About this RNA
The RNA shown here (Bacterial RNase P class A) has 319 nucleotides and comes from an uncultured Armatimonadetes bacterium. The sequence was found by an Rfam model in a public genome assembly.
[in-house]
This record gives sequence, structure tokens and C1' cells, in this order.
RNA sequence: GAAGUUGGCCGGGUGACGGCUCCUGAUCAUACGGGGGAGGAAAGUCCGGACUUCAUAGGGCAUGGUGCCCUCGGCAACGGGGGGCGGGGCGACCCGACGGAAAGUGCAACAGAAACAAACCGCCACGAGCAAUCGCGGUAAGGGUGAAAUUGUGAGGUAAGAGCUCACGUCUUUGGUUAGUAAUAGCCAAGGAGGGCAAACCCCACCAGAAGCAAGGCCAAAUAGGGAGGGGCUGACUCGGCCCGACGACCCUCCGGGUUGGCCGCGUAGAUAAAUCGUCACACAAAUACAGAAUCCGGCUUACAGGCCAACUUCAACC
Repeated sequence: GAAGUUGGCCGGGUGACGGCUCCUGAUCAUACGGGGGAGGAAAGUCCGGACUUCAUAGGGCAUGGUGCCCUCGGCAACGGGGGGCGGGGCGACCCGACGGAAAGUGCAACAGAAACAAACCGCCACGAGCAAUCGCGGUAAGGGUGAAAUUGUGAGGUAAGAGCUCACGUCUUUGGUUAGUAAUAGCCAAGGAGGGCAAACCCCACCAGAAGCAAGGCCAAAUAGGGAGGGGCUGACUCGGCCCGACGACCCUCCGGGUUGGCCGCGUAGAUAAAUCGUCACACAAAUACAGAAUCCGGCUUACAGGCCAACUUCAACC
């Protein structure tokens, strides 16, 4: 000097003029004065919680979710931090499809001899033949197909070969030992090796009631304490589905009539068809991008022009 990786911050402020909206002076309203007015993600609705109702509210099955270890968090979160293992990257770092394949079932098109099984080419022995080649037997080391083909390399051995034998490895099971809280890693010994996929069904462990602020509560007003049919104390309705159980009197369908209002929930912005804006100037290192509150809070994910800060990695040159 260049190229990267990780983390953090800003993304607006002040003044003037005009516009909108909420509170207030101070009233019924208007004019007037004072004060306030959209984010780091407000987005996504991926999660969890507060809060509300069912509601007196249990058990089992099914269903759904989570899945390495330790720890944080008032409770939680597929949440945060650290570690282990696996994968990617020269590296700083990034990703996670992270319980079980030795309970069972299932899947892998096509190609290929064969994908829980086997010989297309090839190699070798014997026989026939002038030769090309053919028959029969052995073989799975070499070649081919494929994402994947009887654990890899070397030596010996063999007619040619093969864990056939040996040595050193790879993966895995069990036992011992060392380090670590643990996941796990190293070492030693004995055994086994025809695999992969569970984000295939499944098995194991743990967790989970449902719905959601258009939840829900209060007030006022009006009408037809209307009509027809069916079910119900031999138990309807209700409890996310089913069963048991609980509760205990209204429930379902159709026709017809009245109301569609206000207040709360609701807040340092607090609307209710939805306001929070426009212009100019100044400072500054920049004011531009992504974008717009609707019950609130804690996370995660995604988008972002430009600028600033810190640490780390790699490369080149010079000293």
C1' cells in the first nucleotide's frame, strides 16, 4: 500500500416560514399562547413471554415440537455465550442436515455382470484347431459403468488371483488407562468390517390445553319476553381431535324484527381509514439508502446509499 474477516456506532440536529395531529392555558367551539409528534430494523409473523377469555378444569391415546456438552437468562425462546465433533476457506473466520442404522420396514432412476449381489472386457489351467477362434473350469488383483461396487497400501504366495499369509494403516464394538465438570480426544488390549440415507417411515428421551387486543370489559339505546321444526336429567352444550372422566340445563336449524352508538383496554406519538410533512439556510465527516408505529416486551431472520471506530488475517514492496 492492496485485498479480506469479525464486532460496534450514525443514518439525523438547529433555526425560520407554511401545513397536519395530540395534550394544555380555559372555556361549548374557533382565533391566540405553550409543549410533544415514526425505526435500527417500525419489516417478516419465524419463536417465546406478559395480559385476556373459555373455566370448576384431571388422565390416557393420537398430534406437534425439540434433540452433542457446559452455562446465562425473573420465567421463556428452533434465544445468548463458551466448548466438542463434522464440513468449507491459505488464513482471520464461516456453516450445522449434531440422539439411534447392532429393533423393524423402506429408498437409491438410468447406466452397469451385479446395488444385501455378481462376471461385460480381461487374466490363468485343460482340450480341439495350420491359424483366426471355440468348449469347459478357475478368478475378482487390472479395465469399464456409476454418486456409491466384498476396508487401504506394501510384501510374500499362486496356474492366474483373493485377508490366502504377514506388516503397517482406516472405520467400528467392548474393556482398561490419561486429560477434561462434560461432550470428547490420546494410548494399550481383544473382537468385527457388503456400505449410504432417519430434513425416509420408525425407535428412544424430554416438552406442549386452545384461541387471541377485531382478546376482553362497562354504559346507553331500541325491538317482537316473535314464529316453525328437532334434540335434552336414559345427561344435550362445554372442555383443540378421540376415549375415560368432570360439569349440569338448555342446545341446534330455518323464517322474521331491533341495534351497528359511546367509554375503557390504549401508554412520554397514540391515530381509528388512519396525523408525525413540505421549502430554505447553517453546522458537520455524511445527511443520502432500506423504509412507516396500532396492546406491550425479549429474541431471530431479511433489506440498506454513505460515513466513522476497533481488533485480526493474507499478499506485495522497502528498511
The prediction has a mean pLDDT of 75. The model forms 98% of the base pairs in the Rfam consensus.